[in-house]
RNA sequence: UCCUUAUUGCGAGUGGCUGAGGGAAUAGGCCCUAUGAUGCCCAGCAACCGGUGUUUACACGGUGCUAAAUCCUACGAGAUUGUAAAAAACAAUCUUGAAAGAUGAGGA
Numbered sequence: 001u002c003c004u005u006a007u008u009g010c011g012a013g014u015g016g017c018u019g020a021g022g023g024a025a026u027a028g029g030c031c032c033u034a035u036g037a038u039g040c041c042c043a044g045c046a047a048c049c050g051g052u053g054u055u056u057a058c059a060c061g062g063u064g065c066u067a068a069a070u071c072c073u074a075c076g077a078g079a080u081u082g083u084a085a086a087a088a089a090c091a092a093u094c095u096u097g098a099a100a101g102a103u104g105a106g107g108a
Base pairs, nucleotide, nucleotide: 001108002107003106004105005104006103007102008101013042015041016040017039021032022031023030026074027073028072029071043066044065045064047063048062049061050060051058052057070100075097076096077095078094079093080092081091082090083089
């Protein structure tokens, strides 16, 4: 890097250093941020694997995570409301399935 598989609406800091950006990609939004973004350390959480333990826990090890649902939408299907009295169409809201992403485990 690629493939497979599971999870992806819960949880977790007014700490120290640094000093301007960040929220995956593209686009449209919307937000966080000198009352400190980001990165590192400490601390914490407990998703997966291992370990101990045994029906429910431990935080011991390896990763991971610690604003907002994976921040929301884009592709497909359905429902409701409105434009408007009917069909198509458009807009908003909701439900759902994919795709993509993230993380763990196994493999090449």
The RNA shown here (SAM riboswitch aptamer (S box leader)) has 108 nucleotides and comes from Anaeromicrobium sediminis.
The sequence is in RNAcentral, with records from Rfam.
The coordinates come from a structure-prediction model, not an experiment, and the mean pLDDT is 82.
The model forms 94% of the base pairs in the Rfam consensus.